[in-house]
Small-subunit ribosomal RNA from Butyricimonas faecalis, 1524 nucleotides, folded computationally. It matches the Rfam family "Bacterial small subunit ribosomal RNA". Its mean pLDDT, the model's own confidence on a scale to 100, is 82.

RNA sequence: ACCAUGAAGAGUUUGAUCCUGGCUCAGGAUGAACGCUAGCGACAGGCUUAACACAUGCAAGUCGAGGGGCAGCACAGGUAGCAAUACCGGGUGGCGACCGGCGCACGGGUGAGUAACGCGUAUGCAACUUACCUAUCAGAGGGGGAUAACCCGGCGAAAGUCGGACUAAUACCGCAUGAAGCAGGGGUCCCGCAUGGGGAUAUUUGCUAAAGAUUCAUCGCUGAUAGAUAGGCAUGCGUUCCAUUAGGCAGUUGGCGGGGUAACGGCCCACCAAACCGACGAUGGAUAGGGGUUCUGAGAGGAAGGUCCCCCACAUUGGUACUGAGACACGGACCAAACUCCUACGGGAGGCAGCAGUGAGGAAUAUUGGUCAAUGGCCGAGAGGCUGAACCAGCCAAGUCGCGUGAAGGAAGAAGGAUCUAUGGUUUGUAAACUUCUUUUAUAGGGGAAUAAAGUGGAGGACGUGUCCUUUUUUGUAUGUACCCUAUGAAUAAGCAUCGGCUAACUCCGUGCCAGCAGCCGCGGUAAUACGGAGGAUGCGAGCGUUAUCCGGAUUUAUUGGGUUUAAAGGGUGCGUAGGCGGCACGCCAAGUCAGCGGUGAAAUUUCCGGGCUCAACCCGGAGUGUGCCGUUGAAACUGGCGAGCUAGAGUACACAAGAGGCAGGCGGAAUGCGUGGUGUAGCGGUGAAAUGCAUAGAUAUCACGCAGAACCCCGAUUGCGAAGGCAGCCUGCCAAGCCAUGACUGACGCUGAUGCACGAAAGCGUGGGGAUCAAACAGGAUUAGAUACCCUGGUAGUCCACGCAGUAAACGAUGAUCACUAGCUGUUUGCGAUACACUGUAAGCGGCACAGCGAAAGCGUUAAGUGAUCCACCUGGGGAGUACGCCGGCAACGGUGAAACUCAAAGGAAUUGACGGGGGCCCGCACAAGCGGAGGAACAUGUGGUUUAAUUCGAUGAUACGCGAGGAACCUUACCCGGGCUUGAAAGUUAGCGACGAUUCUUGAAAGAGGAUUUCCCUUCGGGGCGCGAAACUAGGUGCUGCAUGGUUGUCGUCAGCUCGUGCCGUGAGGUGUCGGGUUAAGUCCCAUAACGAGCGCAACCCCUACCGUUAGUUGCCAUCAGGUGAAGCUGGGCACUCUGGCGGGACUGCCGGUGUAAGCCGAGAGGAAGGUGGGGAUGACGUCAAAUCAGCACGGCCCUUACGUCCGGGGCUACACACGUGUUACAAUGGGGGGUACAGAGGGCCGCUACCACGCGAGUGGAUGCCAAUCCCCAAAACCUCUCUCAGUUCGGACUGGAGUCUGCAACCCGACUCCACGAAGCUGGAUUCGCUAGUAAUCGCGCAUCAGCCACGGCGCGGUGAAUACGUUCCCGGGCCUUGUACACACCGCCCGUCAAGCCAUGGGAGCCGGGGGUACCUGAAGUGCGUAACCGCAAGGAGCGCCCUAGGGUAAAACUGGUGACUGGGGCUAAGUCGUAACAAGGUAGCCGUACCGGAAGGUGCGGCUGGAACACCUCCUUU
Repeated sequence: ACCAUGAAGAGUUUGAUCCUGGCUCAGGAUGAACGCUAGCGACAGGCUUAACACAUGCAAGUCGAGGGGCAGCACAGGUAGCAAUACCGGGUGGCGACCGGCGCACGGGUGAGUAACGCGUAUGCAACUUACCUAUCAGAGGGGGAUAACCCGGCGAAAGUCGGACUAAUACCGCAUGAAGCAGGGGUCCCGCAUGGGGAUAUUUGCUAAAGAUUCAUCGCUGAUAGAUAGGCAUGCGUUCCAUUAGGCAGUUGGCGGGGUAACGGCCCACCAAACCGACGAUGGAUAGGGGUUCUGAGAGGAAGGUCCCCCACAUUGGUACUGAGACACGGACCAAACUCCUACGGGAGGCAGCAGUGAGGAAUAUUGGUCAAUGGCCGAGAGGCUGAACCAGCCAAGUCGCGUGAAGGAAGAAGGAUCUAUGGUUUGUAAACUUCUUUUAUAGGGGAAUAAAGUGGAGGACGUGUCCUUUUUUGUAUGUACCCUAUGAAUAAGCAUCGGCUAACUCCGUGCCAGCAGCCGCGGUAAUACGGAGGAUGCGAGCGUUAUCCGGAUUUAUUGGGUUUAAAGGGUGCGUAGGCGGCACGCCAAGUCAGCGGUGAAAUUUCCGGGCUCAACCCGGAGUGUGCCGUUGAAACUGGCGAGCUAGAGUACACAAGAGGCAGGCGGAAUGCGUGGUGUAGCGGUGAAAUGCAUAGAUAUCACGCAGAACCCCGAUUGCGAAGGCAGCCUGCCAAGCCAUGACUGACGCUGAUGCACGAAAGCGUGGGGAUCAAACAGGAUUAGAUACCCUGGUAGUCCACGCAGUAAACGAUGAUCACUAGCUGUUUGCGAUACACUGUAAGCGGCACAGCGAAAGCGUUAAGUGAUCCACCUGGGGAGUACGCCGGCAACGGUGAAACUCAAAGGAAUUGACGGGGGCCCGCACAAGCGGAGGAACAUGUGGUUUAAUUCGAUGAUACGCGAGGAACCUUACCCGGGCUUGAAAGUUAGCGACGAUUCUUGAAAGAGGAUUUCCCUUCGGGGCGCGAAACUAGGUGCUGCAUGGUUGUCGUCAGCUCGUGCCGUGAGGUGUCGGGUUAAGUCCCAUAACGAGCGCAACCCCUACCGUUAGUUGCCAUCAGGUGAAGCUGGGCACUCUGGCGGGACUGCCGGUGUAAGCCGAGAGGAAGGUGGGGAUGACGUCAAAUCAGCACGGCCCUUACGUCCGGGGCUACACACGUGUUACAAUGGGGGGUACAGAGGGCCGCUACCACGCGAGUGGAUGCCAAUCCCCAAAACCUCUCUCAGUUCGGACUGGAGUCUGCAACCCGACUCCACGAAGCUGGAUUCGCUAGUAAUCGCGCAUCAGCCACGGCGCGGUGAAUACGUUCCCGGGCCUUGUACACACCGCCCGUCAAGCCAUGGGAGCCGGGGGUACCUGAAGUGCGUAACCGCAAGGAGCGCCCUAGGGUAAAACUGGUGACUGGGGCUAAGUCGUAACAAGGUAGCCGUACCGGAAGGUGCGGCUGGAACACCUCCUUU
């Protein structure tokens, strides 16, 4: 150098952020399945479920060169004269059955069992076997007796079997030989690893062999040795989960001696001993064949073990042996069991987890195919035979790879579809049509392999004589296949899923929380890119999606590679066992460690290189890897072991000081309660307020004395001591620990610490005491809707002591122990240096701040949460649950250990911005207070609710609806109801036709309308136009719905002072800073300060009205001067001075003075000034909030109606009336009513109008008449003032209601107008709880005008002027608001959130009288086959056999326990479920701070007692309850 070559994230908790943490997705894979679709080829694959049951066929035979033979076939031959035909015919080829040999233990299948030396790997056998094969040595002599087949006979349905007789062998049995072997004895040599092993030389005793066949090549046979192959056994290491399995075991562990085996061994037996295994996990239970490998992954790992290869196990279930080299034997035997079949009922037969195939099961897995041509196996001398091994073919998109379904050109951007911003565009789309080209594939025709190497047969040759070579012949299933050539012709061939984000790809229609979708987040309630369809698009493509499973992402079990203050997580604390880890220097060893070499790590697979199928998948060759194990030779730094040392760790000793350290004993005073006595009198006590309680039988209070028990004021302190819990009056005794100093002694003795042991607040338990106080439970009184509470009065356990138990706490620094290192400053305790805290140093503690660093942040920071080391404990989403079951402990209460089903997509930590608080601070406002006047009571008016109705049209509903929309409902309005009409329509436009429209009049009708009669057009360039009628068509119309689809407009917070931005800076970030702080202001107004500097929208100012002045202009205004004139009058000339009107300017700015203050500013009855600190009033309403109001003002999207939800008309209704509320008017009277008299405005309006004046009328008004289109005329004042009267009454107050008579408007005043006159003369004598407005020209009071309008229900609304007050100490409280701060479990933001019981439905689960199973074990009974053993009668001359018996055992039965599963009346809690009930426990000080442990009590949350914690707010104040 080559190779090694390789690592991605996203969605989802929040208003937003960072973190923790789970869930989900994108990738790859599969022996898959399902849905839709489907042209071809190559390669590989195909019952994962019932080791469920199997019909039928096949899967192991072969050898005649071992044998006797000959049933069947063929032939030679023979007989019947020949042919045909028949018969004979072991003579021949051969050969069924039989004897015999070899094989059948291989190959093939399956994975039930097995957690095991089963498998993997590495060793060992001095403890073993091995047929066939190879090599070597030696041998094969001579005999014997049977038996099957065949034949005869018997039994049986069959399977089969029995008897008689004959016979052969390479079948069987003696005898001989015996190199060698085995066994025994003695002598000798060598070796090893303990038992032991080997060799040689001779020797001795005993035992053991053999088979032949033949075509004469050869093949066999016996013994022995060695090899090879194949096995057997033993051992180290590795090999799943559960400790809620902790003890197990009797042939168990070992020995001696036997038996058995190829061989060792309790493998088996007799006897002896009592061992053996186990926290380094025995025993038990569950699950599972193991490996090479496969998938995934960057890797480490995790998961899997189908196909192929190796090993094991099994062959219906269980047991047993036989044969054999090899089996305890898949296609052998025997027995037992279950099942199936045959049967003549007496008996028999069977075993597909071989290949096909069938049924069943299941989501699901193929042909009852061909061939031995090749490869291999068995037999054979060989030819050859057999072979569902194997090779091929068939079926299946079930996988991987490859090919195709055409290519190029082609814009009128065609038609059609879809859609939009719609006279038109966009898209489908170069897509199609059309032109040219190609022919893989397809179809047809033709040609056509390799795989055959070799072997057999024939011929020939060589030599080493059984091998090789040459030549020739023959043998091919697949297959006429692969491949090649020719012809035809775009011809034969495209789908599936998706399109809200993740995640590539968007519109329309339908639907309307329905139907449905969904992997997670989530879509759907009338405008759905999320459902269904369509068009279009995207992705992949003969496939595409879905489901299931595995790995990945997931550093989410973390060795690589995590954590534990607050998110889940440090044991309550110590002592200490095992274990883990361990100071300085030296020597030795070489276990760990490192290096070299050797063996092994099968092949296939993976990787790389090369090659072969046209390529690829696939296949072949080579290399590399195989990270492991074993052996061997070295090294000696580190760890370890051994030895011998050291003193820095640790400990000991001497001496000092400090301490609420522990235990025991004694003593003390104050307080409390009680008792006795005295004094003394009516209350005491208690509370927010009360009551229960105590007290005239003398309390409380007070004095004296006494008794009892418990606790120890001040000192006292982020003080001290202790391991933690904890420890406090004083004294004494005993005990213990730590620190400092000295540096004498020991010499690593250390650190940590699973199990274990001990200690361990409070409450609680047992026994016995004690009992003053306090006080669960309990009782009573209060509070309350209730009050099982908070408050009060009592009060028992308990609180105290002794002894024993219990063993838990927010047992907290929520922070395990030890050691070392890493800036400092400061307070304090106790020592030391040196007499002195003057100063400096040092050691050990207890605190505060802070650098570096760490942390998600808050924060920690030499007392670490920093940097390192060692050991222990603990965590892995929330809920279920610290629950259930089991076990252990306890007297009990209960403690320890500690799950699962099911369910959710979050739960959580820290910090941020808001909002909120019955949190805090500061400040403001007619917010309260101080005042004035009202409302709430009466009558009436008006609006609303409710009720009623044919209709009482609709809207507005806390503040922010209710004299509101409406600034004018008798008809109209009008939208409502009843009735009568019309349907291109009541109105407008376009296009053909007609000529009127209008007026008069008749009939009918309630009218609208319908039907008639009379009269009747204009202009013209003659084309027609204007106007009108009427028919048709296109348009209409809708006060119908949705203000939650909208525009516009409006209300409110609020004329409150706020709301933001740019740049910079801080923070990981949300965000902060600026905008905070100190002052000041009406104000985020201004000043100062300042990591901020500036800016914008708001504030203010600019605008209008008003208050003063100047200037200008003077008519309709004015009249001082001049003149005229009247009864009077600016009436006239004139004038513009004044008033006034209009325009333009000035003026006020804390400018000046004094005080104060840094300044801004504030103060002053300041000056000046018409006006003084915003002069007064108005307009002006920031970012936003309330889905606030309005589709009925208008506009507008969508939906709905169309002879009606449109439109016209008449009448009715909106005006109803038991009642309730709001807003007003008028009053209740003397500050008044009535009569008379006399004044003074402003702002508006006026021709369908306002009207002077005159007349009439009591009056409303009427009749005349005049002025004014308005600074000209008119409408046009009242309170006030003067005076008379009334005299406190339901009145000379009050005026409702009612009767009568009128006026006016109007087609029309009945329902339903206003006004006038006369009469009538109601309630009402100042208004409960509560509540409204107003701070100066204001409130109060008085009148005037206007809009709408024919008129008016107006007492309303909007304006105008006249008269004209009182009060504000002050900010504690109520309401609203602003700023800062604090807490929060809220963010739809407190009208928030949220807890528990009860009731309903669903789901899983615990207990449960029991009931039903399952596997395993124990005891006893019985016991087949079979091996072994024993054996008198029978058989045999004998050997031996039959028979019988014994041991063991499969199986069966009985019994009692344990374990485990299913089910179970009933029962316990748990989880989930839009709108059920009761309360309100928690979150803010959550309204009694909360929480932890414990005890008691209560419908429920919970309450209370005792002790503990801060993870509690607020801090001079009191105030009961208070929900949503």